[in-house]
RNA sequence: CUCAUCCAGAGGGGCAGAGGGACCGGCCCGACGAAGCCCCGGCAACCACGCGCGAACCUACUUUCUGCGUCUUCACGCAGCGAGGCCGCUCGCCGCAGGUGCCAACUCCGGCCUGUACACGAUCUUGUGUGCGGGGAAGAUGAG
Numbered sequence: 001c002u003c004a005u006c007c008a009g010a011g012g013g014g015c016a017g018a019g020g021g022a023c024c025g026g027c028c029c030g031a032c033g034a035a036g037c038c039c040c041g042g043c044a045a046c047c048a049c050g051c052g053c054g055a056a057c058c059u060a061c062u063u064u065c066u067g068c069g070u071c072u073u074c075a076c077g078c079a080g081c082g083a084g085g086c087c088g089c090u091c092g093c094c095g096c097a098g099g100u101g102c103c104a105a106c107u108c109c110g111g112c113c114u115g116u117a118c119a120c121g122a123u124c125u126u127g128u129g130u131g132c133g134g135g136g137a138a139g140a141u142g143a144g
Base pairs, nucleotide, nucleotide: 001144002143003142004141005140006139011040012039013038014037015036019029020028021027023111024110025109026108041103042102043101046099047098049095050094052093053092054091055090057088061084062083063082065080066079067078068077069076070075107138112135113134114133115132116131117130118129119128120127
C1' cells in the first nucleotide's frame, strides 16, 4: 500500500501499584486493585493443514455415432456432435487447532457528509439539539 472482517464469543491466579478504554469530545472501567509481566484456562476460525465432501471451470486421456482419407475388407489416421474424465484451479461445506488474534461496554458512543422523525430558535431559507438509519474517515485484526 491492497483486500477481507469488525451488533457473535470467551477469565482465573501470582508479581506489581495508578492508571486504562488508539487520538479528540463524551461516557465509563479502576485501591472490591488500572497498565505491564508471568502461569494456567477459554473464545473464535483469518491463514496453514486434511490422499475429507460437493459443485463450476480447464484439461492429459478414454469412448459411442457420423463424415472424409489411406488401397477393397480388416485396421489406422483426421474432423465433428455427444458421453465419461486423472491432475490442476476456484467456490461452498465439514473437520482440526499448527501460525496469528482475542477474552468490560457494538470498534463503548460520537467526530466528516447525508436521509428521516421530533423539539427549540430564527425568519423567507434556513440554524441548533436529540433519536433512528445510510455512506465515509480513523482505528483494530488477519492475509498478501
SAM riboswitch aptamer (S box leader) from uncultured Jatrophihabitans sp., 144 nucleotides, folded computationally. Rfam family: SAM riboswitch aptamer (S box leader). Rfam's curators write: The SAM riboswitch is found upstream of a number of genes which code for proteins involved in methionine or cysteine biosynthesis in Gram-positive bacteria. NCBI's taxonomy places the organism under Bacteria, Bacillati, Jatrophihabitantales, Jatrophihabitantaceae, Jatrophihabitans. Its mean pLDDT, the model's own confidence on a scale to 100, is 83. The model forms 97% of the base pairs in the Rfam consensus. RNAcentral holds the sequence, with entries from MGnify.